[in-house]
RNA sequence: CAGAGAAGGAAAAGUUGCGUUAAGUGCUAUGCCAGGGGAAGAAGGGCAUGGACGAACACGAAUAGGUGGCGGUAGCUUUUUCGCAUCCGCUG
Numbered sequence: 001c002a003g004a005g006a007a008g009g010a011a012a013a014g015u016u017g018c019g020u021u022a023a024g025u026g027c028u029a030u031g032c033c034a035g036g037g038g039a040a041g042a043a044g045g046g047c048a049u050g051g052a053c054g055a056a057c058a059c060g061a062a063u064a065g066g067u068g069g070c071g072g073u074a075g076c077u078u079u080u081u082c083g084c085a086u087c088c089g090c091u092g
Base pairs, nucleotide, nucleotide: 001092002091003090008082009081010080011079012078013077014076015075016074017073018071019070020069027051028050029049030048031047032046033045037088038087039086041084057068058067059066
C1' cells in the first nucleotide's frame, strides 16, 4: 500500500404458524442490551414498560373444529443487496 473477514440491516421467493372474540405490524416516550477478529464508539437494530392510533371477513358443516381470504402479521430456508470510522490483529 492492497486485500480478506461467519456482526448487523433491507428486499424478494418458498414453507410452517399466529390473529381476525385484535394480538401483531407501524408511530411515540423512558430504560436496558448487543453493536465485523480484539478494545472503545457511530449508524441502524433488538428487548421491556407506558401512551396515541387502527382492521375483512366469507362459505360450509356431508361421520368436516374444515376451506378460501384478510393482516403495512411471526419463525425458518434460499437468493440478491448494503455492510461506518480510530487503534490493534490476519493475508500478500
Molecule: THF (Tetrahydrofolate) riboswitch aptamer
Organism: mouse gut metagenome